[in-house]
Context: one part of a larger RNA
RNA sequence: CUCUCGUUAAGGAACUCGGCAAAAUGACCCCGUAACUUCGGGAGAAGGGGUGCUCCUUGGGGUGAAUAGCCCUGGGGAGCCGCAGUGACCAGGCCCAAGCGACUGUUUAGCAAAAACACAGGUCUCUGCUAAGCCGCAAGGCGACGUAUAGGGGCUGACGCCUGCCCGGUGCUGGAAGGUUAAGGGGAAGGGUUAGUGACCACCCCAAAAAGUGUUACUUUUUGGGGGCCCUGGUUGCGAAGCUCUGAACCGAAGCCCCAGUAAACGGCGGCCGUAACUAUAACGGUCCUAAGGUAGCGAAAUUCCUUGUCGGGUAAGUUCCGACCCGCACGAAAGGCGUAACGACUUGGGCACUGUCUCAACGAGAGACCCG
Numbered sequence: 001c002u003c004u005c006g007u008u009a010a011g012g013a014a015c016u017c018g019g020c021a022a023a024a025u026g027a028c029c030c031c032g033u034a035a036c037u038u039c040g041g042g043a044g045a046a047g048g049g050g051u052g053c054u055c056c057u058u059g060g061g062g063u064g065a066a067u068a069g070c071c072c073u074g075g076g077g078a079g080c081c082g083c084a085g086u087g088a089c090c091a092g093g094c095c096c097a098a099g100c101g102a103c104u105g106u107u108u109a110g111c112a113a114a115a116a117c118a119c120a121g122g123u124c125u126c127u128g129c130u131a132a133g134c135c136g137c138a139a140g141g142c143g144a145c146g147u148a149u150a151g152g153g154g155c156u157g158a159c160g161c162c163u164g165c166c167c168g169g170u171g172c173u174g175g176a177a178g179g180u181u182a183a184g185g186g187g188a189a190g191g192g193u194u195a196g197u198g199a200c201c202a203c204c205c206c207a208a209a210a211a212g213u214g215u216u217a218c219u220u221u222u223u224g225g226g227g228g229c230c231c232u233g234g235u236u237g238c239g240a241a242g243c244u245c246u247g248a249a250c251c252g253a254a255g256c257c258c259c260a261g262u263a264a265a266c267g268g269c270g271g272c273c274g275u276a277a278c279u280a281u282a283a284c285g286g287u288c289c290u291a292a293g294g295u296a297g298c299g300a301a302a303u304u305c306c307u308u309g310u311c312g313g314g315u316a317a318g319u320u321c322c323g324a325c326c327c328g329c330a331c332g333a334a335a336g337g338c339g340u341a342a343c344g345a346c347u348u349g350g351g352c353a354c355u356g357u358c359u360c361a362a363c364g365a366g367a368g369a370c371c372c373g
Stems, first nucleotide, its partner, number of pairs: 001368008010359002014357001019354001027051005036041001038158001052080012081085001093352007100344002105117002121156007133142003159339004164269003169266002171262005178257003184251002189246005196238007203228003206224008270288005297331001298328001309325005
């Protein structure tokens, strides 16, 4: 020096983010006990007193025949000792005010126990039973061997007083006249294919000329004309039926558009200007916009930026706290509003008691640290 303990003058929270830790309280009996309250509580409220041992006396109860004994349990009186009598151990600290959550419960196994979750209660909504909803590909199962006083889902969260306005948007429910609208039906019209048919060319026939040679016959080329178009091939026009491709009108539900309802459905709940016999303020008026412009209650709040707002209280001194005010940057009514007895290892402010938390440290004990092994 470290750890775990013990004691401490005077002071007594000056410590510190904060009384963290420690100290204090503590059992039983008696007295006594406030606000508030849902009359149950609050309450062990708070705050006081007593407790050992000896002797005397006097009751009650059990056992028992018994005022024998033994056991249990009270009352009264007198006395003794110590600093101290629940003599050691074990054994609530308390009060005032505020916030949040009604409460007992539940939770981040291993940094959070809470104001978070849950909760009885409230309300909305779905569900008529082969229920809705959920698991599963299905079979099947849960719901439920239940049946709307039942079951599922959402929100809120005991209780008390209450829960205002807006249905324009979104959602949900209802409606069906009109508009729009799918598959499907329908088939106007158009395209492809081609049996056939038309045209042209090649082709076939005739004539003439030229050239060549194998020399009077053939071949080739050119020109002209005519015919067939019968045969064969090619190109092309049209093109029935069938097949096939595309496909207009028209007929086609729900949905959407549309019309209503619905906010304890999702949600929303204004601005500017002027005005009263000091000033200030504005009950009042004007105007613009909106679906409607925030009602009750609360309010610098677990919400207030400016802000340590201002005033009052508490302190010698108070960015916290309590009570008010209202200028609510940016509360507000079941994402409930405002209260509320009881409850809380919750959070905040104050007080009493108590203390080595501190002023400010000291001494002691044990275990380490240090030395030897």

This is a predicted structure of a 373-nucleotide part of an RNA (large-subunit ribosomal RNA, domain IV) from Bacillus thermozeamaize. The full RNA is in RNAcentral, with records from ENA and SILVA.